[in-house]
Context: one part of a larger RNA
């Protein structure tokens, strides 16, 4: 570069917004850049191909063709591509009328369990374990009762169940707010996809400053086990775990599956709407939008295994891959308080 891939064999950015680029629905006029077909001029020569001749042949040379896919300039077309121009509603949006939701934030408040503090009752043991011991406990322990304190996390409902763009979101009630889905006889009129740079969100450990700390618990200390034990059990425990402001920017960040769009058999079970039909109506029956699953025809695929939620069939856009080791690591550069984070070779080796 030119082909082939990215569930699991290397290969999808941990997500979103969008700059720039590339991509772009029906349809009317125009241009004529791209495209197409047609001339000029030009692409030296030799040499490459092809025909024909000369050296007795051949090399080799002479003649003549084609070829130089190229650039400049004209003519002509007007399908498609682009430009301008006018229209449309089916893509995308907004209006209006309803609807589920553990979607965010912030205040305020709950009930049960735990520790801890007082006090009552009580009087020897309690916790622990595979058996045990360090620990606690006649200075009254563990049990039980009152009564007060505090901090985390919300049983049941709870669901193969709902919401988010992904991390993620679970007592309860206010108040602010963000997307979604149903339906409309409603408006705009292609406004639209994807999306390198950038920005912003980003689990759980870490940091920085103040708080705040019941319970758990790295390090750490003691009791065990064992050959040893810097484990695993046990008793203890500090950061941490919680708030708030402020970094960090990583993960098996997973669906190991980028996002958008159309198409391509079915059954099923569940959540959220609006609907027909049965006089009404619980209820069913039947299609319908839109999500979460499950099973599976075709097709794929190496199989497992996926099948309208595709890993099918296609299209447009970004990302990534290229043997294994060195190595996601040095070097440099950016980030960062720091840990470290992103980019990211090579010698050598097999």
């Nucleotide at each position: 570069u030119u082909g082939g891939g990215c569930u699991u064999a290397a290969a999808g950015c941990g997500g979103a917004u969008g700059u720039a680029g590339g991509c772009g629905g029906c349809u009317u006029g125009g241009c004529a850049a791209g495209u197409g077909u047609u001339g000029u001029g030009u692409g030296a020569a030799a040499g490459c191909c092809c025909g024909c001749a000369g050296c007795u042949c051949a090399a080799c040379u002479g003649c003549g063709g084609a070829a130089u896919u190229g650039c400049a300039u004209g003519g002509c077309a007007a399908a498609c591509u682009g430009c301008c121009u006018g229209g449309c509603u089916u893509g995308a949006g907004g209006u209006c009328g309803g609807u589920a939701g553990a979607g965010g934030u912030g205040u305020c408040u709950g009930g049960a369990a735990c520790u801890c503090u007082a006090g009552g009752u009580g009087g020897a043991g309690c916790g622990g374990u595979g058996a045990a011991a360090u620990g606690c406990g006649u200075a009254g322990a563990u049990a039980u009762c009152u009564a007060g304190a505090g901090g985390a996390a919300c049983g049941c409902c709870g669901g193969a169940g709902g919401c988010g763009a992904a991390a993620g979101c679970g007592g309860g009630a206010c108040a602010c707010u963000g997307g979604g889905c149903c339906g409309a006889u409603u408006c705009u009129g292609a406004c639209g996809c994807u999306g390198a740079g950038a920005u912003c969100c980003g689990a759980a450990a870490g940091c920085g400053u103040g708080g705040g700390g019941a319970g758990c618990a790295a390090a750490c200390a003691g009791g065990a086990u064992u050959a040893g034990a810097u484990a695993c059990c046990c008793u203890g425990g500090u950061a941490g775990u919680c708030c708030a402001c402020g970094c960090c920017g990583u993960a098996a960040a997973c669906g190991a599956u980028g996002c958008a769009u159309a198409c391509u058999a079915g059954g099923u079970g569940c959540c959220g709407g609006a609907g027909u039909c049965u006089c009404u109506g619980a209820c069913g029956a039947c299609g319908u939008c839109g999500g979460c699953g499950c099973c599976g025809a075709a097709g794929c695929a190496a199989a497992a295994g996926u099948g309208a939620u595709a890993a099918g069939u296609a299209u447009g856009c970004c990302g990534c891959c290229u043997g294994g080791g060195g190595a996601g690591u040095a070097c440099g550069g950016c980030c960062g308080c720091a840990a470290g984070g992103c980019u990211a070779a090579a010698a050598c080796u097999c």
Predicted 3D model of a 350-nucleotide part of an RNA (small-subunit ribosomal RNA, central domain) from a metagenome. The full RNA is in RNAcentral, with records from SILVA. The prediction has a mean pLDDT of 90. It matches the Rfam family "Bacterial small subunit ribosomal RNA". Gene Ontology terms of the family: structural constituent of ribosome and ribosome.